[in-house]
This record gives sequence, structure tokens and C1' cells, in this order.
RNA sequence: CGGCCCGUAGCUCAAGGGCGGAGCACCAAGCUUAUAUCUUGGGGGUUGCAGGUUCGAAUCCUGCCGGGCCGA
Repeated sequence: CGGCCCGUAGCUCAAGGGCGGAGCACCAAGCUUAUAUCUUGGGGGUUGCAGGUUCGAAUCCUGCCGGGCCGA
């Protein structure tokens, strides 16, 4: 320098153009002498950034930023 893949909650990941969710973690309540386990509930997101397409974008296109792999 070029090619490919990835970027969504604290972490690991879904959502394949029309509602942003799950598990774990965290908080509260229940249970317990207490802790843990277990049960129930709750908080937490400018979907990396900026544009474009579209009635509508996490999703499609372009550029940039970051990470990984390959090549030179």
C1' cells in the first nucleotide's frame, strides 16, 4: 500500500428494509439465622462516526475511524 471480515447494553451475541432483544453481569424484592442457589421484577443503547438511497435504515451504498486475517 492492496484485498477480505468485524464494530449493536458492562461482556458474549441476535434482530436477513417496517417493535432494538436474549444470556451472563448489575440493582431491588421474595426465600434463608446469614451467604450462596433459586424465583419475580427493574435499570442500562444517539446500533463506531459522517453523508447518501428509501415513505421507512442496525440492516442497502460511499467515505472515514478502530480491530482482526491474508498478500505485497
Molecule: transfer RNA
Organism: Candidatus Nealsonbacteria bacterium